RNA sequence: GCGGACGUGGUGGAAUUGGUAGACACACUGGAUUUAGGUUCCAGCGCCGCAAGGCGUGAGAGUUCGAGUCUCUCCGUCCGCA
Numbered sequence: 001g002c003g004g005a006c007g008u009g010g011u012g013g014a015a016u017u018g019g020u021a022g023a024c025a026c027a028c029u030g031g032a033u034u035u036a037g038g039u040u041c042c043a044g045c046g047c048c049g050c051a052a053g054g055c056g057u058g059a060g061a062g063u064u065c066g067a068g069u070c071u072c073u074c075c076g077u078c079c080g081c082a
Stems, first nucleotide, its partner, number of pairs: 001081007010026003019065001028044005046055003058074005
């Protein structure tokens, strides 16, 4: 340089055909239990906002009533070829 795959909360990882983003698990926080720790159980757990609501899928743009999903450019990681 060429070809291909991938990028989603703190972590792993779903989201089927374009139709409620974050299911589920782990981690973490608070509470119950315990002398204490662990286990177990309950609740919470992206950002802004008092709230209503708004924003958020590597960055940007496009298509569409509607994009994590399709198209384009760029960035990064991995694999193959030279």
Background: This is a predicted structure of an 82-nucleotide RNA (transfer RNA) from Pseudomonas borbori. The organism belongs to Pseudomonas, within Bacteria. Its mean pLDDT, the model's own confidence on a scale to 100, is 80. It matches the Rfam family "tRNA". It is annotated as a transfer RNA.